RNA sequence: CCAUUUUUCUCUGGAGAGUCUCCGCGGGGGCGGAGCGCCGAAGGUGUAAGGCAGCAGCGCUGUCGAUCUCUCAGGCAAAAGGACAGAGCCUGUCAG
Numbered sequence: 001c002c003a004u005u006u007u008u009c010u011c012u013g014g015a016g017a018g019u020c021u022c023c024g025c026g027g028g029g030g031c032g033g034a035g036c037g038c039c040g041a042a043g044g045u046g047u048a049a050g051g052c053a054g055c056a057g058c059g060c061u062g063u064c065g066a067u068c069u070c071u072c073a074g075g076c077a078a079a080a081g082g083a084c085a086g087a088g089c090c091u092g093u094c095a096g
Base pairs, nucleotide, nucleotide: 009088010087011086012085013084018036020035021034022033023032024031025030037076038075039074043072044070046068050064051063052062053061054060055059
């Protein structure tokens, strides 16, 4: 410098588990507190297969590493959130 890929962004879909019990406040929606029981698909912890690197000798060490694991956080009507998946026009400029 060029090319490719990915992320960010928009839209759509998106599970699980108590509208639990008690106390206080409120006209009500609801809010606050305490308690027991649960969920895993924000994030986070640990780790497997495996990858990378080093040492040195078929192993050791470090590191990366899941939808597994733990439930710290979060959540258990709706709403919101939500891993992940699908789709995303034209022109110009700029950035990773």

The RNA shown here (Glycine riboswitch aptamer) has 96 nucleotides.
The coordinates come from a structure-prediction model, not an experiment, and the mean pLDDT is 75.
Its Rfam family is "Glycine riboswitch aptamer". Rfam links the family to the GO term glycine biosynthetic process.
It was read from a public genome assembly, where an Rfam model found it.